[in-house]
C1' cells in the first nucleotide's frame, strides 16, 4: 500500500433466501435440596447486533465508508 477473513450477552459462539419476541453453553443473582459447601434442578437480569450512512413496508443478514483484530502479499 494492496487482498481476504471477521466484529452478536461478562466469556466462548449460533443466528437457514432479509419478515415481525435476537438465542445456547459457561458465568453471574436468587430459590429448592444439604447441618453446611459442592454436585444437580428452576427461576432471573444482562444486548446502541463495532461506528455512521444508505436500500427496502420491513436489516444482525443487502450495499457504501471508517475503526479494531487476524491472516497473505509487496
Nucleotide at each position: 500500500g494492496g487482498g481476504c477473513a471477521g466484529u452478536u450477552a461478562g466469556c466462548u459462539c449460533a443466528g437457514u433466501u432479509g419478515g415481525u419476541u435476537a438465542g445456547a453453553g459457561c458465568g453471574a443473582a436468587c430459590g429448592g435440596u444439604u447441618u453446611a459447601c459442592a454436585u444437580c434442578c428452576g427461576u432471573u437480569a444482562g444486548g446502541u447486533c463495532a461506528u455512521a450512512g444508505g436500500u427496502u413496508c420491513g436489516a444482525a443478514u443487502c450495499c457504501u465508508a471508517u475503526a479494531c483484530u487476524g491472516c497473505c502479499c509487496a
Overview:
This is a predicted structure of a 74-nucleotide RNA (transfer RNA) from Candidatus Magasanikbacteria bacterium RIFOXYB2_FULL_38_10. Taxonomically the source falls in Candidatus Magasanikiibacteriota (Bacteria, Bacteria candidate phyla). The coordinates come from a structure-prediction model, not an experiment, and the mean pLDDT is 81. It matches the Rfam family "tRNA". By type it is a transfer RNA. The sequence is in RNAcentral, with records from ENA.